Overview:
This is a predicted complex of two RNAs, RNase P RNA and transfer RNA, with 445 nucleotides together. The prediction has a mean pLDDT of 78.
RNA sequence: AGCCGGCCAGGCAAUCGCUGUCUCACGGGUUUUCCCGCGUGGCAGAGGAAAGUCCGGGCUCGGCGGGUCGAGGUGCCAGGUAACGCCUGGGGGGCGCGAGCCCACGGAAAGUGCAACAGAAAGCAAACCGCCGAAGUGCCGGAAACGGUGCUGGCAAGGGUGAAAGGGUGCGGUAAGAGCGCACCGCGUCGGUGGUAACACUGACGGCACGGCAAACCCCACCUGGAGCAAGGCCAAAUAGGGAAGUCGCGGUGGCAACACCGCAGCGCCGGACCUGCGCGUGCUUCCGGGUAGGCCGCUUGAGGCGCGCGGCGACGCGCGUCCCAGAGGAAUGAUUGCCCACGACAGAACCCGGCUUAUCGGCCGGCUCUC
RNA sequence: GCCGGAGUAGCUCAGCUGGUAGAGCAGCUGAUUUGUAAUCAGCUGGUCGGGGGUUCGAUUCCCUUCUCCGGCU
Numbered sequence: 001a002g003c004c005g006g007c008c009a010g011g012c013a014a015u016c017g018c019u020g021u022c023u024c025a026c027g028g029g030u031u032u033u034c035c036c037g038c039g040u041g042g043c044a045g046a047g048g049a050a051a052g053u054c055c056g057g058g059c060u061c062g063g064c065g066g067g068u069c070g071a072g073g074u075g076c077c078a079g080g081u082a083a084c085g086c087c088u089g090g091g092g093g094g095c096g097c098g099a100g101c102c103c104a105c106g107g108a109a110a111g112u113g114c115a116a117c118a119g120a121a122a123g124c125a126a127a128c129c130g131c132c133g134a135a136g137u138g139c140c141g142g143a144a145a146c147g148g149u150g151c152u153g154g155c156a157a158g159g160g161u162g163a164a165a166g167g168g169u170g171c172g173g174u175a176a177g178a179g180c181g182c183a184c185c186g187c188g189u190c191g192g193u194g195g196u197a198a199c200a201c202u203g204a205c206g207g208c209a210c211g212g213c214a215a216a217c218c219c220c221a222c223c224u225g226g227a228g229c230a231a232g233g234c235c236a237a238a239u240a241g242g243g244a245a246g247u248c249g250c251g252g253u254g255g256c257a258a259c260a261c262c263g264c265a266g267c268g269c270c271g272g273a274c275c276u277g278c279g280c281g282u283g284c285u286u287c288c289g290g291g292u293a294g295g296c297c298g299c300u301u302g303a304g305g306c307g308c309g310c311g312g313c314g315a316c317g318c319g320c321g322u323c324c325c326a327g328a329g330g331a332a333u334g335a336u337u338g339c340c341c342a343c344g345a346c347a348g349a350a351c352c353c354g355g356c357u358u359a360u361c362g363g364c365c366g367g368c369u370c371u372c
Numbered sequence: 373g374c375c376g377g378a379g380u381a382g383c384u385c386a387g388c389u390g391g392u393a394g395a396g397c398a399g400c401u402g403a404u405u406u407g408u409a410a411u412c413a414g415c416u417g418g419u420c421g422g423g424g425g426u427u428c429g430a431u432u433c434c435c436u437u438c439u440c441c442g443g444c445u
Base pairs, nucleotide, nucleotide: 001369002368003367004366005365006364007363008362010340011339012338013337014336015335016334018045019044020043021042022041024039026037027036028035029034047346051357052356054355055354056353057352058351059228060227061226071224072223073222074221075220076090077089078088079087080086091105092103093102094101095100106219107218111217112216113213114212128159129158130155131154132153135152136151137150138149139148140147141146167185168184169183170182171181172180186208187206188205189204190203191202192201193200194199232297233296234295235294242288243287244286245285246284247283249264250263251262252261253260254259266280267279268278269277304323305322306321307320308319309318310317311316341344373444374443375442376441377440378439379438382397383396384395385394391428399415400414401413402412403411421437422436423435424434425433
């Protein structure tokens, strides 16, 4: 000057508050070793991310005979785990002098598709500039050999375009060239050796056919049913609906009341009308049931923390011991004072847990690298 | 707390399977008119919310982040 891993997150004291819990005291309650209220004292009281809600699981509800398709997701190999898109170890690739860091890293010879502009040509390739004049042929020069030039042509080395131009480097070869030939490298096919595997090393053959994109459709392998604690469960008012049983003509006025007077009596069985009967209905009484307000549970003991031992390279697992560490429901963890220092960041639980990602003043410890 | 949706010009919105972003209104200039409006012609105006990745190339595909809106009591 850096790299990796782990830890802390202003400290101490006093006073006054807040939430939970326990003891005690008081008051209340037809649950009386129970519940509620209030008070006193003791104890405990946010995080490494409590955050984003991006993944995975527990838990809960209702659903579900099985399979296929579809949809979504994951994607080198092996392992860990309750599970994962996480973690560990390994392989391959990239970056760094290095310690180390980063990688959505299956398949492009199954198929479909995409590549604007530029460029001659962009997907069973092509020839603008250029190179060649060996072969065929015309013209010119020449006695001829041959030379020059044009056409038919040959070439893909060089230039140019582009993100990308159909293996790379070198030698040989040739008219010029070209895997045309050879060596090495790359690629492919078939083997051999090592490794659980990814893969590595290696032999023979092939002259190159087979470029890129799958965070394009797709193919292959594997995984996944849905919703979410406002899930869900229990207790349960007032009022208004619903159901059942019983009973009753209704309304007004007067009256303490018994009662008297006046007015009105619906609908169905039921037909034109009336009576009667039964039922509905109305009023009253009792009971039942669902839901709401409200209350209680879910709620924090858990894939838990710490220590030791053993197994494993490690993630992690097993065993023993020990500890209990917020649980609210408008929502608690604050305020004041004093002292000290390095002057204090990002930020606050709301069902729980494992991860990832993002934000973060600074400080401590351990291991390691480079330079002087 | 839980679950969904959207960010593109000053405003309202297009932009499908990636190829270099448009429309209407608004604004500016000119024409028309005595003048204004309307109309006609032309023009200006874009970190495609921010950052990163895949790709030759990203508004579009993927990841992350910010802001806003809606539903459930």